[in-house]
Molecule: c-di-GMP-I-GGC riboswitch aptamer
Organism: Robertmurraya kyonggiensis
């Protein structure tokens, strides 16, 4: 600096339940643990979810990110151990 153990000392907390918030998707708590070595943090690029506002319709719908998702992959950025290699 890699890398990641049946280590050691901690973290985090999916499904679902409850409360709350929002148009939605989702978001905050509380419970709960399926997983996790960055499952800390940053929507930068990809991808994904919604579909209010605006347009379009005679409606039904359709378009529609400035709304999400970091537990989707990639990139930034900070870190706690220290067996093996």
């Nucleotide at each position: 600096a890699a890398c990641g153990a049946u280590a050691a000392a901690g973290g985090c907390a999916a499904a679902c339940u409850u409360a709350u918030u929002g148009a939605a998707a989702g978001g905050u708590a509380a419970g709960g643990a399926c997983g996790c070595a960055a499952a800390g943090c940053c929507a930068c690029a990809g991808g994904c979810c919604u579909a209010a506002a605006g347009c379009a319709g005679a409606a039904a719908u359709g378009u529609g990110a400035u709304g999400g998702c970091g537990g989707c992959u990639g990139g930034g950025u900070u870190a706690c151990c220290g067996a093996a290699u």